The prediction has a mean pLDDT of 87. This is a predicted structure of a 689-nucleotide part of an RNA (large-subunit ribosomal RNA, domain II) from uncultured Longimicrobium sp. The RNAcentral record of the full RNA draws on MGnify.

[in-house]
Context: one part of a larger RNA
């Protein structure tokens, strides 16, 4: 890891609900007895216990009663249905669906391990350094001190036994649940060690780390209380058939748990429900305005202030600031003279749907982490796959087609079969089912097949507004002059550092000058003219389509699903065919509801519905099969029973039958009762491989 067994809403009791039964204004016994062998059956046994009258705090009083003065009002009652059994749902009480704790508490069992102690032993190769003291010599006034030798101190030194464990190799399903090799600390001590013996878990004991107390100690270990508790995690076993959510609000030592409500279900009553049309509502949102409440921006007008003048008071002046007002433009959730769409309410005299509406009572629930997406809105950064309201849609509970792949987007809600047919979205060159289909136009970037501001004679359309055969645009030949070097300025200043002016004259035309350019002139060139060419013409603008640039990421291409594609197999527009699903239709067949009609009416059978029939959690309903039992089939069965391998067959479905091999002694069909009644999952538990 596979298999095979076990393996989870038992039972008791007291309430509530429903089904069924028995009696019925009544019902029903309980302990206990009684005869027998008997705890089952059958008979006693009416204590008790629901009902049968309330109402009031109480005297009380009664179909009424209380509160009151009351014959008012009004609250609670009154027009009679219970009780007891069996079943099923559900809810206290207990372990109460199973299995799981960390922990807590009593009672005992360890200190043969280790920590500390006590009492008694044992052990510590060698080798070194050379303290006190001591002796001798020296020295001193005496001392003290010096030198030698003698002596043998030391948590002394160097190193074996011993004890310890620095570092590092190996080992890591080990040689070993801590070990080996090299290394290395102490090694006369606060040393090591043997033996007896002592301290105990709310405790001991610690040269203190929360260490150690017998291979796991922030409080041993063994039993118990024990089936502690676990609002947490996992599991939770057969079949079909109907319906079928929640993730939400208020409250919670509440927030991953609850109560009540919402939503689903099932049952009983009662009668109405949904869309759409009319016809009547009330609003203050979206817009929109600015009279209100605030904010704003210009300008005119101005009280007021400020600043100068004036010896002082009276004044004046002022190009500064400026309430209020006035004329103009704006803002606004917390502003509104205005004000929809849509939502919501009534009504209904219209019209269509219509068995899964609507309303009350009762059983039973399950939910109460939601998620994207569209829209409106907050909060953020007009960030998030973000967060939080509100709306509706989807997934959650929804399979199928599309979207390369992809819960939530686009289509579309699988009853169950069929080698039929039609469409949705989406797409029809190849992969790959269907136009290498039509018609009219764009686009050259491989734009399509990712990106803004911005930038740009790309390209197509449509508009204006000039100029043009009296010759325009572009090019090329020529002129561009004179007053003037225009006045200032300035070292200079001459069209061209700067200021100011910006006139006048010749002419076809030319600025007191468009730019290069000189110190300054000078040159060179523009505006403006004339020639030369000879125009399906030029020049500028405004707007729309398609395309360009902006465009850098880390493993070859890698931002069409790929190949590949360019009057497309891109893109805009017609409009035709076609393909495409579990949508629709056709045929066939099942169930579930209603209506109806028919019978042996607690069902059955027909018939009809332009009536259903995805489906988690959860509700309701019908069944299959296993062991045991009661009663029945004159039931099967060595002429072969369960079992157990094959094939065969009926049935929606668990599961029934039949045959044949194997097996060798039980078993079974029908009515009925009771349950240790169905396994694949628990890191389940035994066992086998």
């Nucleotide at each position: 890891a596979c298999c095979g067994g076990c393996g989870a809403g038992a039972g008791g009791u007291c309430c509530c609900g429903c089904g069924c039964g028995g009696c019925g204004a009544g019902g029903c016994u309980a302990a206990g007895g009684c005869a027998g062998c008997g705890a089952c059956a059958g008979c006693c046994g009416g204590a008790g216990c629901c009902g049968c009258a309330g109402c009031g705090a109480c005297a009380g009083c009664g179909a009424g009663u209380c509160c009151g003065a009351a014959g008012a009002g009004g609250g609670c009652g009154c027009g009679g249905a219970g009780u007891c059994g069996c079943g099923c749902g559900g809810g206290g009480c207990a372990g109460g669906c199973c299995c799981g704790a960390a922990a807590c508490c009593g009672g005992g069992u360890g200190a043969g391990c280790u920590a500390c102690c006590c009492a008694u032993g044992g052990c510590c190769a060698g080798g070194g350094u050379g303290a006190a003291g001591c002796c001798g010599c020296u020295g001193u006034a005496a001392g003290a001190g010096g030198c030698g030798g003698u002596g043998g101190a030391g948590g002394c030194c160097c190193g074996c036994a011993c004890c310890g464990g620095u570092g590092u190799c190996u080992a890591u399903u080990g040689c070993a649940a801590a070990a080996g090799g090299c290394u290395c600390g102490g090694a006369u001590g606060a040393g090591c060690u043997g033996u007896g013996g002592g301290u105990a878990g709310g405790g001991g004991u610690g040269a203190a780390a929360u260490g150690c107390c017998a291979a796991g100690c922030g409080a041993a270990c063994c039993c118990g209380g024990a089936g502690a508790u676990a609002g947490c995690u996992g599991g939770u076993u057969c079949u079909c058939c109907c319906c079928g959510a929640a993730a939400u609000g208020c409250c919670u030592u509440u927030a991953g748990g609850g109560g009540c409500a919402g939503c689903c279900u099932c049952c009983c009553g009662g009668g109405g429900g949904g869309c759409c049309c009319g016809c009547g509502g009330g609003g203050g949102u979206a817009g929109c305005g600015c009279g209100c409440u605030g904010u704003u921006u210009c300008g005119g007008c101005u009280a007021g202030g400020g600043g100068g003048c004036u010896g002082a008071c009276c004044g004046c002046c002022u190009a500064c600031c400026g309430c209020c007002c006035c004329g103009a433009g704006a803002c606004a959730a917390a502003c509104g003279u205005c004000g929809a769409a849509u939502a919501c309410c009534g009504c209904g005299c219209g019209g269509c749907c219509g068995u899964g509406g609507c309303c009350g009572g009762g059983g039973g629930a399950g939910u109460g982490a939601g998620a994207c997406g569209g829209u409106g809105g907050g909060u953020g950064c007009g960030a998030a796959g973000a967060u939080u309201c509100a709306u509706c849609g989807u997934c959650g509970c929804g399979a199928g087609g599309g979207g390369a792949a992809c819960a939530a987007c686009c289509c579309a809600g699988a009853c169950c079969g069929u080698c039929g047919g039609c469409u949705a979205a989406g797409g029809u060159c190849c992969c790959g089912g269907a136009g290498u289909a039509c018609a009219g136009g764009c686009u050259c970037a491989g734009u399509g097949g990712g990106g803004a501001a911005g930038g740009a004679u790309g390209u197509u359309g449509u508009g204006g507004c000039g100029c043009g055969c009296a010759g325009a645009c572009a090019a090329c030949c020529a002129g561009g002059a004179g007053g003037u070097u225009g006045g200032c300025u300035u070292a200079g200043a001459a069209g061209c550092a700067g200021c100011c002016a910006c006139c006048c004259u010749u002419g076809a035309a030319a600025g007191a000058g468009u730019g290069c350019g000189u110190a300054a002139u000078a040159g060179c060139u523009c505006a403006c003219u004339g020639g030369u060419c000879g125009a399906u013409g030029u020049g500028c603008c405004c707007c729309g389509g398609c395309a360009c640039c902006g465009a850098g990421a880390a493993u070859c291409c890698a931002c069409c699903g790929g190949g590949g594609c360019u009057c497309a197999a891109g893109c805009c527009c017609g409009g035709c065919a076609c393909c495409g699903a579990a949508g629709c239709c056709g045929c066939g067949g099942g169930g579930c509801c209603g209506a109806c009609c028919g019978c042996u009416u607690g069902g059955c059978g027909g018939u009809c519905g332009a009536g259903c029939c995805g489906g988690u959690a959860g509700g309701g309903g019908a069944g299959c099969g296993u062991c045991c039992c009661g009663g029945u089939c004159g039931g099967c069965g060595g002429c072969g029973a369960a079992g157990u391998c094959g094939c065969c067959u009926g049935g929606u479905g668990a599961c029934g039958g039949g045959c044949g091999g194997u097996g060798g002694a039980g078993c079974g069909g029908c009515c009925g009762g009771g349950a240790g009644u169905g396994c694949g999952a628990a890191u389940g538990c035994c066992g086998g491989u």